[in-house]
């Protein structure tokens, strides 16, 4: 110390990605009142205009000018000589991986101006120069030549310390050495000025020299710290030592001659990359991570590079010299420059400020001081860049105004919000007063500022972002996969809380958002804190170097551990406790901290180190057996094949079927002889040996290992193992040999849309030896090695003890191997469980999201194939483990179904009927679409229906509701126009009254509004079909599991049935199933007209029968026998009309198809409002080259036809059914009796039975189409209705592939009646007569169920998914090359400039009388050497024709590799082959 979202139908793991926090030298967008205090070029160490950033001394020194004086002289200003200073201070961070920084020591190896102590001196001499004058050169800058002078400038001299070398000697110490006396010898200081003053003098304070000491600052050296890349493994020539020299302030290869051959490195050397470091900051629960703005400490650096000079101090930001680049000035001949100082410009770039004030403070130079100088500092100017404080108002105020949104039209909601009323006055804004910071003679930039006091007046002073989860905060409208949003899920295809707006909410607030970076969460690198059986991840196996771990005692030492003290850890920062600005950011005090580091003192357990022991960890000895351990040789027998000879014929062979191959030249088959190769049947086993790969006939020989019993022996010898060595299946590859089978490639033959497979004939590398390479597999237990410990039970393979027993053996027990079950424990679960994936302890190797990829570039092996090691751009938001429901399988198992089979009739041919599809049309209205559309909505389209098309023709409307005026109607009937609706004229005609009206109806108007079969059935509601009358779908408690879930509901038996029974961590319900219902079959008992009739009829009477409609009985596996488990229950059988649910029917769990259906009704939103609404007249829904469904009628003698006669049921009827009679050939007509119906009608049933006639033909079968004439309904029978007669008489002779329907009163066949309707039915619905066949049975189709089993499916197999091609974009490897850069490296040239020689040249001081020395300079020359120039390489980066794979894209193309037994299980390794996914061969894994 806090976590969420995101993989899935769901769930737990495992994993990334992503989100809330916190920070910033920032920037962008929008806003923007004040103060304080802080910070402001992160990019181009790019170039810089123009001003400033270092001078000061006249008490060092001549000279000039001025100004006062007459003048002497005082005073001022200035080049120059001279001193100091300028090496502080200031600025950046380019280099740099470095003794550059930290920090901790050393320096007996060192310097150190200006400062402070001490001591001691400060004498004597002397020659030049600049300035200045004259003359000259030059464009400039800037010289040149005579000649004049000063000094604290400059040179000798004397004296003193010093030093430096000898030599003698003391004392110390740390190894070289230190310190200190003596003596000799050499050597080396010096400056003067100003003041007082009793003026040769003398004091004083400041200069000066020497010496010693101190402070201060530096300089060198050490040990320890902090970075990437090993695809970067060797580096090194002054390189390591060492001896001479030389150099320096010192030490040192610093340099230099010579000798030697060393040094450095996996404890990561060189190399290449990157970087100033640190105090600190940021984050964080810490541990760590990042990170180096400002503010402090150190280094570096100064346009690039070199180099020295001066000086106490540089090898020097604002000095030199010399190359380079570059600007700039020019007379062209030469010259200046160097903001990484401080403003400031341009450029760069998201992106960073004023050409400001003042030395008043602190401070720094320089002087004696005044006092100059100080872009050091202090201030002040810009900017919300940032931290922190402060306002933008407070109270009061309900008619909850207005307005705005939203509305279910009530309202809610902004909202005490505001107006309004009262007090204040932070801040503003005017006036007034007015500091501290100063100690000093003076002198305050800041600044009239801070601060105070008055006065005015709510005046001037809010805005951004969100509002779908994460994440606080929801509503309308617009849009309509657009146009946008988006941190991650993911929103947007007409009802979007996710876009835009607006309205209300939420945060934050002079801000707020995005971006960008950082650190957190991330225990997502796991020291603190992680993993590798399956999610990523144990090397294929040993064997062993470094390493790292290490049994059990004494002793000791103190390396590591503890623990005291001492230095140090800079300040400033942080933390804790005071102060100070009004708080407060900020500043100040004071404590502690600074977890480090040295140094010393102790302590000794424990790690170590040395010593001495020990025997149990590990080895050696003796003794047993036990084994496909390995090498080599040599032997056997079966079988295949192949040659030979015999017997002997036609076929073999092969497959799902077949071919192709052999064979009458004799195959196959079978004897019998021979030959040659390669494995070793049985035995044989989750048995053996072996490090792992692997090892199997029998013998010999050689030979490793393990095991068991003993306890003689040695004395921690021991584990582990980076690198390193050896071994290592198949395949493959090198040379020689060998080939009998097998059998990649290859050839054929099949199959196939097509088969570069799968199956079959053949076949060659290979497979075998040998001797050599490869080094790799699913080399797997997917599980590294070792040691210890942690219940049990059971096999089995070696060995060995005891104990019984004549014997076989039996039973306990140990040790070693090998399996299985199984506690704890462990796990994500599956599972592991003494052969751990429990509990610990060593060492090794290995992981860190998936893809790209085990791929590329490199490098190492290899004869090659390859193999080792091993990225990145890019690019997703998952990838994955296990396990959990479904769902699915050309997986199992069990069970039903008219699902097959067994039958008996269709369908499909032929006509016509009907419905759809297509085309047609001005429409051919719409809808239904595999089962589950297609004789379906539609229970009936000539108009009307009707919605459609074509033309006419209304506009508050044909329909409601509501306002306002007139008016008494309306209704109804006559005429007229029109194609017809609309239009016009006419007649009749209102109620109630309290007399105001008032109710009703019409007309005219005016606006809300009617109105829509106009979209969406994927916005809905209701209501319907399907699976399916299938047996299933669920739930409570409980119990199992971490969880999705399971469990019950599985399981052994039975049923039609999750139906009953038994049994069980389950027990119990609920929806379904049954059954309650309705009908039907059989009886009773009551009713009995219109029904019935035993009374001879009829009226009547009666209710036994039929029959009607009511109420009961009856059927329950009750009984009886088997079987069965003593069950449920099955099966016989008895009784009974009826038998096992007795026959229908209604009755349709949970749900699944975004199934229909806006055109039955409702209804959301959206459109249409002189029309997408209404009305009306025609026309259309009826069309036809054609296809499908469903039917009807037939093909014919089980028949047509003609006569004649018989038996039903359930229904309908008043705008109705319509009798009898009459007429008509009939269809019908006249006719009106009877019935609102068990009373009367339709109303004939028909098939059937008699009996006649045809006699197998396109017919006396069949009826289509057609012509004539008619009936009937209807306003109207032409587009388009039925029906009669009478005339014509089509296809059709029993039906292909393929399909349907039925399991008994059923099919099949016969007639009847209903709805619906004016008419109109081969369709639907209903009804009774006639009345069969089968069914062995579940193999097979199909379809449901259960329970199992695999799954990469979950949109659920009409799933998921794999490459090739071909297009588009994006990155990235090769590429003949070009090109740029970096750091070396040889070698030419070599500047300045230090060192070093140097002939001759020039030269004030010193020595000399002089010539000349001495010493110096220029010059040459040499060594080193910057730049530069030449060459060949190495890395590094751009680019490049062209080409390789890679990844992402809309629905492209072939195919079907995977996932189920995925239709040939897959998979790894290897080797051929092939459009492609892949196919085959050899060995392996099981995942």
């Nucleotide at each position: 110390g806090a976590g969420a979202g995101u993989u899935u139908g769901a769930u737990c793991c495992u994993g990334g990605c992503u989100c809330a926090g916190g920070a910033u030298u920032a920037a962008c967008g929008c806003u923007g009142g004040c103060g304080g205090c802080a910070u402001g070029c992160c990019u181009a160490a790019u170039a810089c205009a123009u001003g400033c950033a270092a001078g000061u001394c006249g008490a060092a020194c001549g000279a000039g000018a001025g100004u006062a004086g007459c003048a002497a002289u005082a005073c001022u200003c200035u080049a120059g000589u001279g001193g100091c200073g300028a090496a502080c201070g200031g600025g950046u961070g380019a280099g740099u991986a470095a003794c550059a920084c930290g920090u901790a020591g050393g320096a007996a190896a060192c310097c150190u101006g200006c400062c402070u102590c001490a001591a001691a001196g400060u004498c004597g001499a002397g020659g030049a120069u600049a300035a200045c004058u004259a003359c000259u050169g030059g464009a400039a800058a800037c010289g040149g030549u005579a000649g004049c002078u000063a000094a604290a400038a400059c040179u000798g001299g004397a004296u003193a310390g010093g030093a430096u070398a000898u030599a003698u000697u003391a004392a110390g110490g740390c190894a070289u050495c230190u310190u200190g006396a003596u003596a000799u010898a050499u050597u080396u200081a010096a400056a003067a000025g100003u003041c007082c003053u009793u003026c040769u003098g003398g004091g004083a304070a400041u200069g000066c020299u020497u010496u010693g000491a101190g402070a201060u600052g530096g300089u060198c050296c050490u040990g320890c710290g902090g970075c990437g890349c090993a695809u970067u493994a060797g580096c090194u020539a002054g390189u390591u030592g060492g001896u001479g020299a030389g150099g320096u302030a010192g030490u040192a290869g610093c340099u230099u001659a010579c000798c030697a051959a060393g040094g450095c490195g996996a404890c990561g050397a060189u190399g290449c990359g990157u970087a100033g470091c640190u105090g600190a900051g940021c984050u964080g629960a810490g541990a760590g991570g990042c990170c180096a703005a400002a503010c402090a400490g150190c280094c570096a650096c100064a346009c690039u590079g070199g180099g020295a000079c001066u000086g106490a101090g540089a090898c020097a930001c604002g000095g030199c010299c010399c190359a380079g680049a570059c600007u700039c000035c020019u007379a062209c001949g030469g010259g200046a420059g160097g903001c990484a100082g401080c403003a400031g410009u341009a450029g760069g770039g998201a992106a960073u400020a004023u050409u400001g004030g003042a030395c008043a403070a602190u401070g720094g130079g320089g002087g004696g001081a005044a006092c100059c100088c100080u872009g050091a500092u202090c201030c002040a100017g810009c900017a919300a860049c940032g931290c922190c404080g402060c306002g933008u108002g407070a109270a009061g105020g309900a008619a909850g105004a207005a307005g705005g949104u939203c509305u279910u039209c009530g309202g809610a909601u902004u909202g005490u919000a505001a107006a309004c009323u009262u007090a204040u006055g932070u801040u503003g804004u005017c006036g007034g007063g007015g500091a501290c910071g100063a100690a000093g003679c003076g002198a305050g930039a800041c600044g009239g500022u801070a601060c105070c006091c008055g006065a005015c007046g709510a005046g001037g002073a809010a805005g951004c972002c969100c509002c779908g989860g994460c994440u606080a905060a929801c509503u309308a409208c617009g849009u309509g996969c657009c146009a946008g949003c988006a941190g991650c899920c993911g929103c947007g295809g007409u009802a979007a809380u996710a876009c835009g707006u607006a309205g209300g909410g939420g945060g934050c607030g002079a801000g707020c958002g995005u971006u960008a970076u950082c650190c957190g969460g991330a225990u997502u690198u796991a020291c603190u804190g992680g993993g590798u059986g399956u999610a990523a991840a144990g090397g294929g196996a040993g064997c062993g170097u470094a390493g790292a771990c290490g049994g059990c005692g004494u002793a000791u030492c103190a390396a590591g551990u503890c623990u005291g003290a001492u230095g140090u850890g800079a300040a400033a920062g942080g933390c804790a406790g005071g102060g100070g600005c009004u708080u407060a950011a900020c500043c100040c005090c004071u404590g502690g901290a600074c977890u480090g580091c040295a140094u010393u003192g102790g302590a000794a357990a424990c790690u170590g180190g040395u010593a001495u022991g020990c025997u149990u960890g590990a080895g050696u000895g003796c003794c047993g057996g036990a084994g496909g351990g390995g090498u080599a040789a040599g032997c056997g027998g079966a079988a295949u094949u192949c040659c030979u000879a015999g017997u002997g014929u036609a076929g073999c062979g092969g497959u799902g079927a077949a071919a192709u191959g052999c064979g009458u030249a004799g195959a196959u088959a079978u004897u019998a002889g021979g030959a040659g190769g390669a494995a070793c049947a049985c035995c044989a086993g989750u048995g053996g040996c072996g490090a792992a790969g692997g090892c199997g006939g029998c013998u010999u020989a050689c030979u490793g290992g393990a095991c068991g019993a003993u306890a003689a022996c040695u004395g921690a010898c021991g584990c582990u193992g980076a690198g390193g060595c050896u071994c290592g299946a198949a395949a493959g590859c090198g040379u020689g040999g060998g080939g009998a089978g097998c059998a990649a490639a290859c050839a054929g033959g099949a199959u196939u849309a097509g088969a570069u497979a799968c199956c079959c004939u053949g076949g060659u590398a290979g497979u075998c030896c040998a001797c050599g390479c490869c080094g790799u597999a699913a080399a797997c237990g997917a599980u590294g090695a070792a040691u210890a410990c942690u219940a049990g039970g059971u096999g089995u393979c070696g060995g060995g003890g005891c104990a019984c027993a004549u014997a076989a053996g039996u039973g306990c027990u140990c040790c070693g191997g090998u399996g299985c079950c199984g506690c704890a424990g462990c796990a994500a679960a599956c599972g592991c469980a003494a052969u751990a994936a429990g509990u610990a302890u060593u060492c090794c190797a290995c992981c860190u999201g998936g893809g790209g990829a085990g791929u590329a570039c490199g490098u190492u092996c290899g004869c090659a194939a390859g193999a080792a090691u091993g990225a990145a751009a890019c690019u997703c938001a998952a990838a994955g483990g296990a396990a959990u429901u479904g769902a699915c399988g050309g997986g199992g198992a069990c069970c039903c179904g008219c699902a097959c089979a067994a039958g008996c009739g269709g369908u499909g041919g032929a006509g016509c009927a009907u419905g759809u599809g297509g085309u047609u049309u001005a429409a051919u209205u719409c809808g239904a679409a595999g089962c589950a559309a297609c004789g379906c909505g539609a229970a009936g389209a000539a108009c009307c229906u009707u919605a459609c098309c074509a033309a006419a023709u209304c506009u508050u409307g044909a329909c409601a509701u509501c306002c306002c005026u007139c008016u008494g109607a309306c209704c109804g009937g006559u005429c007229u126009u029109u194609a017809a609706u609309c239009g016009g004229a006419c007649c009749u005609u209102c109620u109630c009254u309290u007399c105001g009206g008032a109710g009703c109806a019409g007309a005219g108007g005016u606006g809300a509004c009617a109105g829509g079969u106009g979209g969406u059935g994927c916005a809905u509601g209701g209501u319907u079909g399907u699976c399916g009358u299938c047996a299933g779908c669920u739930c409570g408690u409980g119990u199992c599991g971490u969880g999705a879930g399971a469990u019950g509901u599985u399981g052994g038996g039975u049923u039609a049935a999750g139906u009953c029974c038994c049994g069980c961590a389950a027990c119990g319900a609920g929806c379904g199933c049954a059954a309650c219902c309705c009908u039907u079959a059989u009886c009773a008992u009551u009713a009995g007209u219109u029904g019935c009739u035993a009374c001879g009829c009829a009226a009547g009477a009666g209710c036994a029968c039929u029959c009607u409609a009511a109420u009961g009985a009856g059927a329950c596996u009750g009984c009886c026998g088997u079987u069965g488990a003593c069950a449920a229950a099955a099966c016989g059988g008895a009784g009974g009309a009826a038998g096992g649910u007795g026959g229908g029917g209604a009755u349709g769990a949970c749900g699944u198809c975004a199934a229909a259906u806006c055109a039955u009704c409702a209804u959301g939103c959206c459109c249409c409002u002189u029309a997408u609404g209404g009305c009306c007249u025609g026309g259309g829904c009826u069309a036809c080259a054609c296809a499908c469904g469903u039917g009807c009628u037939a093909c014919a003698a089980u028949g047509g036809c003609c006569g004649g006669u018989a038996c039903a049921a359930a229904g309908a009827g008043c705008a109705g059914c319509g009798a009898a009679a009459u007429u008509g050939u009939g269809a019908a007509a006249u006719g009106g009796a009877g019935c609102a119906a068990a009373u009367c009608u339709c109303a004939a049933a028909a098939a059937g039975c008699c009996g006649g006639u045809c006699u197998c033909a396109g017919u006396u079968c069949g009826g289509a189409u057609u012509g004539u004439a008619g009936u009937c309904u209807g306003c109207a029978a032409c587009u388009c209705g039925a029906c009669u007669a009478c005339a014509u008489g089509a296809a059709g002779u029993u039906g292909g592939a393929a399909u349907c329907g039925c399991u008994a009163g059923u099919a099949a066949u016969c007639g009847u009646g209903g709805a619906u309707c004016a008419g109109c039915a081969u369709g639907c619905c209903a009804c009774g007569g006639u009345g069969a066949a089968u069914a062995c049975g579940u193999u097979c189709u199909c379809g449901a169920g259960u329970c199992u089993u695999g799954u990469a499916c979950a949109c659920a197999c009409c799933g998921c998914c794999c490459g090739u091609c071909a297009c588009a974009c994006c990155a990235u490897g090769a590429g003949a090359g070009u090109u740029u850069g970096u750091a070396a490296u040889a070698c030419c040239c070599g500047a300045a400039g230090c060192c070093g020689g140097u002939g001759g040249c020039u030269u004030a001081a010193c020595c000399g009388c002089a010539a000349g020395g001495a010493g110096a300079g220029a010059g040459c020359c040499g060594u080193c050497u910057a730049a530069g120039g030449u060459a060949g390489g190495a890395c590094a980066g751009a680019u490049g024709a062209u080409u390789g794979g890679g990844g992402u894209g809309a629905a492209g193309u072939c195919g079907u590799a995977a996932c189920a037994a995925g239709g040939u299980a897959u998979c790894c390794c290897u080797a051929c082959g092939a459009g492609a996914a892949c196919g085959u061969g050899g060995g392996g894994a099981u995942g």
A computed fold for a 1487-nucleotide RNA from an uncultured Bacillota bacterium, annotated as small-subunit ribosomal RNA.
Its Rfam family is "Bacterial small subunit ribosomal RNA".
The RNAcentral record of the sequence draws on SILVA.
Model confidence (mean pLDDT): 83 of 100.